[in-house]
Molecule: small-subunit ribosomal RNA
Organism: wallaby gut metagenome
RNA sequence: AGAGUUUGAUCCUGGCUCAGGAUGAACGCUGGCGGCAUGCCUAAUACAUGCAAGUCGAACGGUGAAGAAAGAGCUUGCUCUUUUGGAUCAGUGGCGAACGGGUGAGUAACACGUAGGUAACCUGCCCAUGUGCCCGGGACAACAGAUGGAAACGUCUGCUAAAACCGGAUAGGUAUGAGAAUCGCAUGAUACUCAUAUUAAAGCGGCUACGGCCGUGAACAUGGAUGGACCUGCGGUGCAUUAGCUAGUUGGAGUGGUAACGGCACACCAAGGCGACGAUGCAUAGCCGACCUGAGAGGGCGACCGGCCACAUUGGGACUGAGACACGGCCCAAACUCCUACGGGAGGCAGCAGUAGGGAAUUUUCGUCAAUGGGGGAAACCCUGAACGAGCAAUGCCGCGUGAGUGAAGACGGUCUUCGGAUUGUAAAGCUCUGUUGUGAGAGAAAAAGGAUAGAUAUAGGGAAUGAUAUGUAUUUGAUGGUAUCUCACCAGAAAGUCACGGCUAACUACGUGCCAGCAGCCGCGGUAAUACGUAGGUGGCGAGCGUUAUCCGGAAUGAUUGGGCGUAAAGGGUGCGUAGGCGGUACAUUAAGUCUGUUGUGAAAGGCUACAGCUCAACUGUAGUAUGCAGCGGAAACUGGUGAACUCGAGUACAGAAGAGGGCGAUGGAACUCCAUGUGUAGCGGUAAAAUGCGUAGAUAUAUGGAAGAACACCGGUGGCGAAGGCGGUCGCCUGGUCUGAGACUGACGCUAAAGCACGAAAGCGUGGGGAGCAAAUAGGAUUAGAUACCCUAGUAGUCCACGCCGUAAACGAUGAGAACUAAGUGUUGGGGGAAUAACUCAGUGCUGCAGUUAACGCAAUAAGUUCUCCGCCUGGGGAGUAUGCACGCAAGUGUGAAACUCAAAGGAAUUGACGGGGGCCCGCACAAGCGGUGGAGUAUGUGGUUUAAUUCGAAGCAACGCGAAGAACCUUACCAGGCCUUGACAUCCCGAGCGAAGCUAUGGAGACAUAGUGGAGGUUAUCUCGGUGACAGGUGGUGCAUGGUUGUCGUCAGCUCGUGUCGUGAGAUGUUGGGUUAAGUCCCGCAACGAGCGCAACCCUUGUGAUAUGUUACCAAUAUUCAGUUAGGGACUCAUAUCAGACUGCCGGUGACAAACCGGAGGAAGGUGGGGAUGACGUCAAAUCAUCAUGCCCCUUAUGGCCUGGGCUACACACGUACUACAAUGGCGGAUACAAAGGGCAGCGAGACUGUGAAGUUCAGCGAAUCCCAUAAAGUUCGUCUCAGUUCGGAUUGAAGUCUGCAACCCGACUUCAUGAAGUUGGAAUCGCUAGUAAUCGCGAAUCAGCAUGUCGCGGUGAAUACGUUCCCGGGCCUUGUACACACCGCCCGUCAAACCAUGGGAGUUAGUAAUGCCCGAAGCCGGCGACCGAACCUGCAAAGGAAGGAACCGUCGAAGGCAGGAUUGAUGACUGGGGUUAAGUCGUAACAAGGUAUCCCUACGGGAACGUGGGGAUG
Repeated sequence: AGAGUUUGAUCCUGGCUCAGGAUGAACGCUGGCGGCAUGCCUAAUACAUGCAAGUCGAACGGUGAAGAAAGAGCUUGCUCUUUUGGAUCAGUGGCGAACGGGUGAGUAACACGUAGGUAACCUGCCCAUGUGCCCGGGACAACAGAUGGAAACGUCUGCUAAAACCGGAUAGGUAUGAGAAUCGCAUGAUACUCAUAUUAAAGCGGCUACGGCCGUGAACAUGGAUGGACCUGCGGUGCAUUAGCUAGUUGGAGUGGUAACGGCACACCAAGGCGACGAUGCAUAGCCGACCUGAGAGGGCGACCGGCCACAUUGGGACUGAGACACGGCCCAAACUCCUACGGGAGGCAGCAGUAGGGAAUUUUCGUCAAUGGGGGAAACCCUGAACGAGCAAUGCCGCGUGAGUGAAGACGGUCUUCGGAUUGUAAAGCUCUGUUGUGAGAGAAAAAGGAUAGAUAUAGGGAAUGAUAUGUAUUUGAUGGUAUCUCACCAGAAAGUCACGGCUAACUACGUGCCAGCAGCCGCGGUAAUACGUAGGUGGCGAGCGUUAUCCGGAAUGAUUGGGCGUAAAGGGUGCGUAGGCGGUACAUUAAGUCUGUUGUGAAAGGCUACAGCUCAACUGUAGUAUGCAGCGGAAACUGGUGAACUCGAGUACAGAAGAGGGCGAUGGAACUCCAUGUGUAGCGGUAAAAUGCGUAGAUAUAUGGAAGAACACCGGUGGCGAAGGCGGUCGCCUGGUCUGAGACUGACGCUAAAGCACGAAAGCGUGGGGAGCAAAUAGGAUUAGAUACCCUAGUAGUCCACGCCGUAAACGAUGAGAACUAAGUGUUGGGGGAAUAACUCAGUGCUGCAGUUAACGCAAUAAGUUCUCCGCCUGGGGAGUAUGCACGCAAGUGUGAAACUCAAAGGAAUUGACGGGGGCCCGCACAAGCGGUGGAGUAUGUGGUUUAAUUCGAAGCAACGCGAAGAACCUUACCAGGCCUUGACAUCCCGAGCGAAGCUAUGGAGACAUAGUGGAGGUUAUCUCGGUGACAGGUGGUGCAUGGUUGUCGUCAGCUCGUGUCGUGAGAUGUUGGGUUAAGUCCCGCAACGAGCGCAACCCUUGUGAUAUGUUACCAAUAUUCAGUUAGGGACUCAUAUCAGACUGCCGGUGACAAACCGGAGGAAGGUGGGGAUGACGUCAAAUCAUCAUGCCCCUUAUGGCCUGGGCUACACACGUACUACAAUGGCGGAUACAAAGGGCAGCGAGACUGUGAAGUUCAGCGAAUCCCAUAAAGUUCGUCUCAGUUCGGAUUGAAGUCUGCAACCCGACUUCAUGAAGUUGGAAUCGCUAGUAAUCGCGAAUCAGCAUGUCGCGGUGAAUACGUUCCCGGGCCUUGUACACACCGCCCGUCAAACCAUGGGAGUUAGUAAUGCCCGAAGCCGGCGACCGAACCUGCAAAGGAAGGAACCGUCGAAGGCAGGAUUGAUGACUGGGGUUAAGUCGUAACAAGGUAUCCCUACGGGAACGUGGGGAUG
């Protein structure tokens, strides 16, 4: 520091996800040791049991153990008495219990943090200083007695002490008043004097020379320290779908109250106070130091440790006290639990342990006060679940170990394998070591300092003693713990797992599974070869841990202060005016709020960081240094702000001109449409792609004249004008707003922007009243259509128009907020100015092109989307949704504001390459057209589908399957079926055993395979031959052509497909290859940021057409002979054959063209513009075809899915399709005669001739391995005759009979022949195929396969046409361009209703549970107030009795918790039914959108419709 994921690819926007760190964690697997930490995050739920706060006898009265002394009794070791002693115990009293410990419910608050204030306060114990500690009095516990109660707990009578209680004195203090002084920002404070009022106390211990001294305690005062209280500035949270809140409320002066200020409380007076700088309300939450993360700014968090606050079952209340409204105190109410004798009582673990419950989840009912700290005490000491320790838990951090060295036969085993090997792997074993840890034994700390006791010394004071302080000596104190640590001995012995291995992301193979099981953080894996599932081997990471889950920060610049955006990605408000607010021109002076600077205080400790140090290291711990902030004081004055006084350039006013569909009101004009009336006139009009509905003989349309009414204003008219926007268009008048120019007089910053607010705001729509010509939602009818709730047509109502009032929205768009400044040019245009007047300049607008710059790109570019400033509005993934709900507005329609659950990993922008378009342009092709002949109808043949079957083997499937694989199924072939047989096999290699006798022939059995016997004699002899056996293996036309090779088809013989370098672009890519011409051609030329090159095209090859040369048999024959005959002699001329050459290149001429390429015409030539034909098939497409030609991976079968055999089947037959043949006839059929080919084939062959047969053919045999012989007569043609338009002398199917040939065998199932039979068919619907010249058409011939079997296939020649104007249209293709929401690429994508399942959610008669208030009722405890018959030790009066005072019970009153009643508010849960929404491989209906998407789309609005949607009005161009 980044990465993955939207696309075919690219750039951008944008979300989602990952890698890092962290945790009081939990879960899964695993687990050796130690150190240091940490451990109920949930139910502030309920708690059994034990403990957690006591202590003081040196405050008091009592009880009075051990011990000591004395004495007595006497049983001489027991009892008693006295004195002493003081353990101990309840009580009185004092101090403590308000600390320590726990928890985070409440609390949005002066609760907390920080900085201040208190002249408005308190403070026990503690410290310092000062003063004094005087005189009296009366009680109550304990105790004793009586008594009630189950208990808890009381009641009565009597006795008693104090540092308990009460009265008095005194000091000082306090309060008030008076005097006068100093100080302070003000209220005021301080000190002094006087007067009045009021208010203190307590003793105890030790020593004594009895005088007192020492110590301690209590009291007062002053000061300090500590702790608290109150006040204030600032700071830290979500919602505005919480906008108004407030009645003690805000203030005053008074009284009360408090430690103290204060509406804190009360009576009176005033009507204030808070709030957009967010009051009030609701929700959530203890706050901070810190902690986690981050580069930082920030974000998150508030466990442990520390500070503060709050709470103690829930709610209320006070008492005591220095301090509480009190966790282990009290009273009351409530809920719950427990005891009970039913009368009444008791309780509060959010202390430490522990229990139950809840939960994913959190420990021992441990030890000790040794240390630290706290309480009490003079102290010893006691108490202390604070604390220190131990236990449990890998919960975390840190450290250590599980061994080290050597060791190659690279062992065994495992895994993989191309079978060679590779890997595990120096790993193991083996050998040599070490002993951390472990085990055993032994030694053994620091943490301890103090205190106490004993005795000693010194110091100050004192008359002395006790005492105080200091020093050192001795003895004594350890829970942890015989722990840490150390020493010795012993053994490699007892100690490794977990996660991952497709990419991100380090690490790969095998097997199993087969869209199953499963995985998954995202992308995504799995449908038979899964590096992604499961297992194994191997590898990688970390390691006593490793993974997963959850949460937080980071990455995320994804809320952007640092540090983002808004033309098209999400995002500029429809427009203006304007309040608050924010911002603000030039120069001067002053101030010092902001700002800068110095210094002071604070910023607790811990933590963090840096340095050093202590535990062997580290974690851990210690020491030192270091702080953004806030506040005080001093300084500076540039900038911002304040104040003062100026300026003119911003802004404005006045003056002179100018243009304009700017607005409102009124008047008026002509054209057109429609209607009415009349005339003329006659059969149609109208409408459409075509029609029909409609109108018209009752006279339409048309035409003429006259009239009526309403609406809109042609031409001018213009990227012209005006307006803030919406918008504004005949002409005239009136009223009125704004703008521009000129000159530069006046004011003197008066400005800009703009939440809230106000106003305007197209069309549609709404209300009331008018108006209504045309147009026209709805509606009706006619068409179209599968349907047509549409597009088209005919009608037609709201509406459109006017007035007044609402509505407040649009693609209200430049999809671009307003203002200001600056920044190259060029060229139009509107309105001014000046001008030396066609120029040039200038101001204000309005357009285009374009530089820099900018942008993701497109683009923008002085009218910015450039460079800057100010202010406002808005955005933060897509969907859900502009929906729900709440609120506001509206007559309604609806508008404004505006979520969430849930769901997806994308949605999106711009540009690129393709593909596609019922887009455009150019061009080509038997593509159409022009022609010729067919197919589709018939019969037959053949292939296919289907059906059938035991089997009808398999494959091929639009073109590019279907006379295809198959160039030939009777057996064989053959793969299929039935049956019969074989199992190392029909075939290959190896091994073992035997040694003979293979093939063939013959015979027997059998359907045959086969078996047996004979004959035969190949081959072999430690054997290659034969037989038998064993297993390795053979074998498979079994599967997968979607695992493959090879081969092939197709687009297409179409003209294309690419590369290198350069250039352009962020990039995908582009350029080249586009453009202008031309060509059959990316063929060539020219131009050009391209220059070249490759695969294709062309040419080179074969064949054919002409000629030459050479050769001349089996071919040929002109001349010479010869024959029936090129038969023979001969010839080398010709034909022909075989070779080798020549020839054609737009080479020549003319024209066109651009001086090109090329085209047109011509000459010559056998041939002319690639002469004809063939072979030749670029990059690629179709997961195209083939595992059944062959080869081949993997899978499958192995007495069978292999092998052999016989028979059957592939030949079936209601039917459908393809391809052919033969026909339907006279351009013909039939009969006779007769002419002319080419190319082939032939020895298991072709077979002449002769003979036989009507014939197929047979018999016999010549010739020929072939330019020699044979197949082999070519046919159409020509000619003669006949038939005469008919189901025929056409046609030949079908059938009968008889034959021929091949073959082991023609039944299923061959071909041919003869005789007989003589079907359909009279030129073929929709539709469709081939062909452009030696072609179509037509005619025959040959060959391959083959024993036999072509109407098929492949070749050969004969005869031999017609037509092409042309490219509008159909199909296919090429190039350019355009649109795109397609990229599996239009057989694409995609919308909505309906139906089904699931999910969350809104409404909902209601039901139910809370929460906070309000009003009223009741009113506990308690404080306060009143009263107080009654009670009443201390004080007063009094001899006493008694009276008085203070006080109190009871009662009354204010306040007051819980509770009750009532109507509302609000939140949650639930609810029959209901609404839409989302999701879900293969449901229904249509086809709305994307291409001109087949009616361009979209926005607002209204109406209508199963649905997407349609139509009307206005608007946008996306």